Order: sequence, then C1' cells, then structure tokens
RNA sequence: CCGUGCUAAACGGGGAGCUAGCGGUGUCCUGAACCCGCAAUCCGCUAUAGCGGGGUUGAAUUCCCCUGUUGAGGCCGGUCCCAACGGGCCGCUGUUCGUGAUGGGCGAUGCUGAGGGUUGGGUCCCACGCGGCGUAGACUUGUGAACCCCGCCAGGUCCGGAAGGAAGCAACGGUAAGCGAGCCACUACGGGUGCCGUGGGAGUGCCUGGCCUGAGUCGUUUGUCCGGAUACGUCCGGGGGAACCGAGUCGAAGAGGGGUGCGCGG
Repeated sequence: CCGUGCUAAACGGGGAGCUAGCGGUGUCCUGAACCCGCAAUCCGCUAUAGCGGGGUUGAAUUCCCCUGUUGAGGCCGGUCCCAACGGGCCGCUGUUCGUGAUGGGCGAUGCUGAGGGUUGGGUCCCACGCGGCGUAGACUUGUGAACCCCGCCAGGUCCGGAAGGAAGCAACGGUAAGCGAGCCACUACGGGUGCCGUGGGAGUGCCUGGCCUGAGUCGUUUGUCCGGAUACGUCCGGGGGAACCGAGUCGAAGAGGGGUGCGCGG
C1' cells in the first nucleotide's frame, strides 16, 4: 500500500421553555434525516447525564475537534408606531351645561312710559265674627197600648133585703215611649263650608293701583370670556402586536483546516 473481518462511534442538529442540572416527549427554526415502546397533574437519567428492544453503516463525503465581520432562526436590550384595557387630570383640543359677563345679526315691545325705586291691595297663613249647609235638641202636628197607662165606663160580674155601692172588659176620648211630617223664628255641635267681614302675620314669586325717575327691555341666533361636567383630549401603568437598530447572547446549515483504531492474509 492492497484485500478482508471487527471495534469505538454514528444513523440529524439547534433556539426558547421546563429542570438543581442533562437529555427526551411537546413547541419553533433548519431541511430530508433507521424501526418499535415510554412521557406535561411529564418521562428517563446524574457530569460517560434519555431508557429498553431490534436493524444498518463503520475508520471516513459519513466519526471527533478547531476557525470566521458566512449565516436561517430564537432569546435579550433599545427606538418608534398601532390597537385594546385600567387609573388620574382638565393644562391643550373637542363636546355639553349655565337666571353668569360682554359684543354682533334678526324679531317683538317701549315717551299713549321700558327698566328701576317706593308705597298700598289681592293671591298665602292664623284667630274671631257673620252667613250657608248638615246633625241633634226644643217647638208644632199626625200616628201611637188586648191586659200589666188615664178618663168615662154600655153589657156582664161582685156586695147589699132594698136604696145604693165597688172593681172593671169592649167601644169612645186622651196620653207615654216609639215611629213619621213640618220647621219663619230658637239652642248646641260639626266641616273637603263661603266672589263675606274684622284684626294680626308671612312674603317679595305672580296679578294690580298710586307716586318718583326717564330709555331701554324681552325672545332667538352667533362670537369671546368666566365657571362646571366630560372624552373623542392629555398623563401614567402593566401586558400584547408590527417595523427598525445592536461588535448583546445561543446558533441549524454551509465553507476551510486538523485528528482517529484492532486482527488476519498478500
């Protein structure tokens, strides 16, 4: 060096996450890469850090190591933006409100007196009176008792020799309670009572009268200011999403370089 048979090893890797840590299941990237079983209320392990069973390749394009301003992607940090949420504030903006202030436009009204001031009256409250209404009483009247109300008591009854006397039903007359009617006038009480009177009070809203003053007043619309509220304004908060940046971090893949056995035969 050639041939042949083995062995170590390999048959995907990586980010974030999980974990004391490692690997795996799951997730994402890479991109093509043996099979079966296990595993998120996890699974298997311990620095030689998936375990168990089977298969293939096998010392090199394939295994191991190193290098970079090559590099997908993730993570981290930053800038800016977006949408939603929670909270605060009216300084800005917008909206809205005001017996608020002050201008403009339009209309109405006003020297036949606006607005204001002052003084009365009414409306409101209280008391008293008067009236009305109602109820009750009193009054007038009608009716009103088989007997236990009255008068008079036929008949009948009783006493008496008689004269006469006694009680007494019905009828008749009357009356009590009661039941009605009337009520001009009388008394008491009451109120969802009054175009009423007197006195007092409250109050300046409304109506109205007198006096003084003498030109504005009201409605509507629009602007400015002031005050209040609010979000579509603004500030803060934590989380989410998009883009960009980073000599932050890990890094698939690719490129380059290096390293790695044993037996037998020639």
A computed fold for a 266-nucleotide RNA from a Dehalococcoidia bacterium, annotated as Bacterial large signal recognition particle RNA.
It matches the Rfam family "Bacterial large signal recognition particle RNA". About the family: The signal recognition particle (SRP) is a universally conserved ribonucleoprotein involved in the co-translational targeting of proteins to membranes. It is annotated as a non-coding RNA gene.
It is recorded under the gene name ffs.
RNAcentral holds the sequence, with entries from ENA.